[in-house]
Model confidence (mean pLDDT): 82 of 100. A computed fold for a 72-nucleotide RNA from a bacterium, annotated as transfer RNA.
RNA sequence: GCCACCGUAGCUCAACGGCAGAGCGGCGCCUUCGUAAGGCGUAGGUUGUGGGUUCAAGUCCCUCCGGUGGCU
Numbered sequence: 001g002c003c004a005c006c007g008u009a010g011c012u013c014a015a016c017g018g019c020a021g022a023g024c025g026g027c028g029c030c031u032u033c034g035u036a037a038g039g040c041g042u043a044g045g046u047u048g049u050g051g052g053u054u055c056a057a058g059u060c061c062c063u064c065c066g067g068u069g070g071c072u
Stems, first nucleotide, its partner, number of pairs: 001071007010024004018055001026042005048064001050062003
């Protein structure tokens, strides 16, 4: 330098173009003499940046940034 894939909650990951979710973690409560475990509840998101298409974009297109792998 070229090619492919990935970027969504603190972490690991989902999500036919039509309400952004789960597990773990955090917080609160219950339970216990107390802790852990367990049960119930709850908060947490400019979906990497900037544009475009569309009635509507996490999803499709372009650009840039970052990461991983491959080729030279």
It matches the Rfam family "tRNA". The family's RNA type in Rfam is transfer RNA. Rfam's curators write: Transfer RNA (tRNA) molecules are approximately 80 nucleotides in length.